[in-house]
Context: one part of a larger RNA
RNA sequence: CUGGGCGUAAAGCGCGCGUAGGUGGUUUGUUAAGCGAGAUGUGAAAGCCCCGGGCUCAACCUGGGAACUGCAUUUUCGAACUGGCAGACUAGAGUAUGGUAGAGGUAAGUGGAAUUUCCUGUGUAGCGGUGAAAUGCGUAGAUAUAGGAAGGACCACCAGCGGCGAAGGCGACUCACUGGAAAUACUGACACUGAGGUGCGAAAGCGUGGGGAGCAAACGGGAUUAGAUACCCCGUAGUCCACGCCGUAAACGAUGUCUACUAGCCGUUGGGAGACUUGAUCUCUUAGUGGCGCAGCUAACGCAAUAAGUAGACCGCCUGGGGAGUACGGCCGCAAGGUUAAAACUC
Numbered sequence: 001c002u003g004g005g006c007g008u009a010a011a012g013c014g015c016g017c018g019u020a021g022g023u024g025g026u027u028u029g030u031u032a033a034g035c036g037a038g039a040u041g042u043g044a045a046a047g048c049c050c051c052g053g054g055c056u057c058a059a060c061c062u063g064g065g066a067a068c069u070g071c072a073u074u075u076u077c078g079a080a081c082u083g084g085c086a087g088a089c090u091a092g093a094g095u096a097u098g099g100u101a102g103a104g105g106u107a108a109g110u111g112g113a114a115u116u117u118c119c120u121g122u123g124u125a126g127c128g129g130u131g132a133a134a135u136g137c138g139u140a141g142a143u144a145u146a147g148g149a150a151g152g153a154c155c156a157c158c159a160g161c162g163g164c165g166a167a168g169g170c171g172a173c174u175c176a177c178u179g180g181a182a183a184u185a186c187u188g189a190c191a192c193u194g195a196g197g198u199g200c201g202a203a204a205g206c207g208u209g210g211g212g213a214g215c216a217a218a219c220g221g222g223a224u225u226a227g228a229u230a231c232c233c234c235g236u237a238g239u240c241c242a243c244g245c246c247g248u249a250a251a252c253g254a255u256g257u258c259u260a261c262u263a264g265c266c267g268u269u270g271g272g273a274g275a276c277u278u279g280a281u282c283u284c285u286u287a288g289u290g291g292c293g294c295a296g297c298u299a300a301c302g303c304a305a306u307a308a309g310u311a312g313a314c315c316g317c318c319u320g321g322g323g324a325g326u327a328c329g330g331c332c333g334c335a336a337g338g339u340u341a342a343a344a345c346u347c
């Protein structure tokens, strides 16, 4: 070393697409590279092992044999499996067709309640805020109430362990463009995974230019208080838009992707069938999404056809705690920083 693992103990890349590579459906023929058997050559001697011999025995020395499990070949044979070549197939995969459901995406337009500000009317002494207060606003007429205007942001109810999306995520309405999932015809393995690579990627943050109603870090001011790095009042960046960067999150199902198989029961969303009693019906099936639960698994908790069960293919990752996701170096970035990633020392 031949290993064991990755829901919660260390460990699944945030998520796709895809290069090399690895792996790959059914069937016929052929080949003989892998594979199996033989032959030949070689595998020094000594040593180990077996049978003998010599020193009185033994150690020791010595003869013969076996073994050397290996390697090689213009060698011989075999053809089940893997591979190669040629052909066929349709169960994997895909294309075309016409429908259904949907907050899937992008762009444009339109609307609505509310907050704020301004104008006008009514109206009068408070309003606001808190544990209690005060700062603050208000007789220069506030708060309240009615009408009008402006502007920005957001879409109550519907709304649902509901839907869509690879993930991040997506919720007013209309229109345009556009992505993805079931049944018939066609193609005929075209597939799976995927080191590097490449694209997308919440919030915050950054650059340039807009915008700024509400909310609101940091910080500043004002209060409160014994103090008040808070609760209260005021206010800035930001939050919004366009373009460009950043590339990280408890990016979580803390569970990689794909495929097959393995008791049941109850919901719910969409599609397709069937039955009759034609209904607010029932049954079957399929793709999701939930709750229980058997076998099995698990250290336990729990998981249990949406597996953490039983197996296969491929990738990623872990290897005691701290030092440390740090230093140095490389790459990326305007910066903030990100990514790759140690050691001394210590327990």
Stems, first nucleotide, its partner, number of pairs: 003319004007301002012315001014200004021193003025089007033082002035078004039073004049065006092190001093187005100181001104178003108174003111155002116150007126137002163170002205245006214239002220234003256314006264292012276279001296303002320347003329340004